[in-house]
Context: one part of a larger RNA
RNA sequence: UGACGGGGACCCGCACAAGCGGUGGAGCAUGUGGUUUAAUUCGAAGCAACGCGAAGAACCUUACCAGCCCUUGACAUCCUGCUGGCAGCCCGGUAAUGCGGGCUUUCCUACGGGACAGCAGAGACAGGUGGUGCAUGGUUGUCGUCAGCUCGUGUCGUGAGAUGUUGGGUUAAGUCCCGCAACGAGCGCAACCCCUGCUUACAGUAGCCAGCAGCAAGGCUGGGCACUCUGUAAGGACUGCCGGGGAUAACCCGGAGGAAGACGGGGACGACGUCAAAUCAUCAUGCCCCUUAUGGGCUGGGCUACACACGUGCUACAAUGGCGCCAACAGAGUGAGGCAAACCUGCGAGGGGGAGCAAAGCACAAAAAAGGCGUCCCAGUUCGGAUUACAGCCUGCAACCCGGCUGUAUGAAGCUGGAAUCGCUAGUAAUCGCAGAUCAGAAUGCUGCGGUGGAUACGUUCCCGGGUCU
Numbered sequence: 001u002g003a004c005g006g007g008g009a010c011c012c013g014c015a016c017a018a019g020c021g022g023u024g025g026a027g028c029a030u031g032u033g034g035u036u037u038a039a040u041u042c043g044a045a046g047c048a049a050c051g052c053g054a055a056g057a058a059c060c061u062u063a064c065c066a067g068c069c070c071u072u073g074a075c076a077u078c079c080u081g082c083u084g085g086c087a088g089c090c091c092g093g094u095a096a097u098g099c100g101g102g103c104u105u106u107c108c109u110a111c112g113g114g115a116c117a118g119c120a121g122a123g124a125c126a127g128g129u130g131g132u133g134c135a136u137g138g139u140u141g142u143c144g145u146c147a148g149c150u151c152g153u154g155u156c157g158u159g160a161g162a163u164g165u166u167g168g169g170u171u172a173a174g175u176c177c178c179g180c181a182a183c184g185a186g187c188g189c190a191a192c193c194c195c196u197g198c199u200u201a202c203a204g205u206a207g208c209c210a211g212c213a214g215c216a217a218g219g220c221u222g223g224g225c226a227c228u229c230u231g232u233a234a235g236g237a238c239u240g241c242c243g244g245g246g247a248u249a250a251c252c253c254g255g256a257g258g259a260a261g262a263c264g265g266g267g268a269c270g271a272c273g274u275c276a277a278a279u280c281a282u283c284a285u286g287c288c289c290c291u292u293a294u295g296g297g298c299u300g301g302g303c304u305a306c307a308c309a310c311g312u313g314c315u316a317c318a319a320u321g322g323c324g325c326c327a328a329c330a331g332a333g334u335g336a337g338g339c340a341a342a343c344c345u346g347c348g349a350g351g352g353g354g355a356g357c358a359a360a361g362c363a364c365a366a367a368a369a370a371g372g373c374g375u376c377c378c379a380g381u382u383c384g385g386a387u388u389a390c391a392g393c394c395u396g397c398a399a400c401c402c403g404g405c406u407g408u409a410u411g412a413a414g415c416u417g418g419a420a421u422c423g424c425u426a427g428u429a430a431u432c433g434c435a436g437a438u439c440a441g442a443a444u445g446c447u448g449c450g451g452u453g454g455a456u457a458c459g460u461u462c463c464c465g466g467g468u469c470u
Base pairs, nucleotide, nucleotide: 007470008469009468010467011466012465013464015460016459019424020423021422022421023420026315027314028313029312030311031310032309033308034306035305042053043052064301065300066299067298068297069296070295073125077124078123079121080120081119082118083117084116087104088103089102090101091100092099106115107114108113127290128289130288131287132286136284137283138279139278140277141275143273148187149186150185151184152183153182154163155162156161167178168177169176193267194266195265196264198235199234200233201232202231203230204229207225208224212222213221214220238261241255242254243253244252245251317417321376322375323374324373325372326371333364334363335362338357339356343352344351345350383414388409389408390407391406392405393404394403430452431451432450433449434448435447436446
């Protein structure tokens, strides 16, 4: 000077408390450990690994295993020779690649050759998801959106260092005010950026019968941009005004006006540093190692195993509910190798069909919960849907290992979950559906979107984490 203390003072945070809903029990999904295996590829490991890298393992992916095959190689540069383009097609053979055979087929030319490609050969080399994240770059997590971390000059101290940054107030904040041997400054805070909430202007192939006309009654047509909306640009909030408190300061409390108030709400943004934190398997890279194999290709298998253990989820155990019928109201997106309407067909998944749409134009599309009517009458049930059988549909070369969906039948555990433990303070929790990325197909995951819409916070003694002073 720090760090630490079951030392002290002060102050924060869904940290506790108050409250609501969960997890821990059940079935299933998914990740992990373990075990098994020829292989079950590798990494991630308290918080900060475990629906994580995986925004999508049937082949491919794929890095693993078995078998078969290649050796200048799947890829780059250089040399020699031969053949002609590239490229495409056919036959034999194989589990498949490899392998063997055949056919068609250029441009420039100063006719030597050249361009480019294939084949053969020689070696320089290629190649490695092999090792080391404790040799590294880059990127990322975390403390933590916490309010801190420093510097110049001056001053003090033999020095390490101190001061400034401490103190009195105040703030979300080292935010601001006052004081002070300090005076200034930098990185952080805040603001500048984006979305959202109000208004105005400009613009009108979505919106409006608002006012007029027509009708096939649909903004459909004429017509019009007033409104809604969309887009662009401005305005608007600053403790500006009033009252009270305070040192007359900073600031705090209350009020008015206002769409909005004291940072309006949300996002992006992460200081000096910590954890030899994570990643050599995104990529790059030093060193080490392999070189007829630790490289490369193919077929099949595995990553999907299953006595068990844990994490994260989904669905439930029901009447604030289940089922049937009727029937409303979103937002944000996506679509050409695509989205696909009407219509026909099938109980259905789906099939046929192909209008329209590169999309405020057409389509995906139905939003669901809610509402109305009816039924069930507390029961392992008209709850719950696991499991299994059969029959089908779709994608794809191919669904045996190992996909999704439909119909019929089957109907398991489960009657609110021990110790323990998690999230959340408002358009939040809870609950309801919709879309997208990845993607041929394959979400209960992820990322977004809107609908309905609460309860509680006395307080800071205690648990956890953090800040300042001592």
Background: The prediction has a mean pLDDT of 85. Small-subunit ribosomal RNA, 3' major domain from an uncultured bacterium, 470 nucleotides, folded computationally.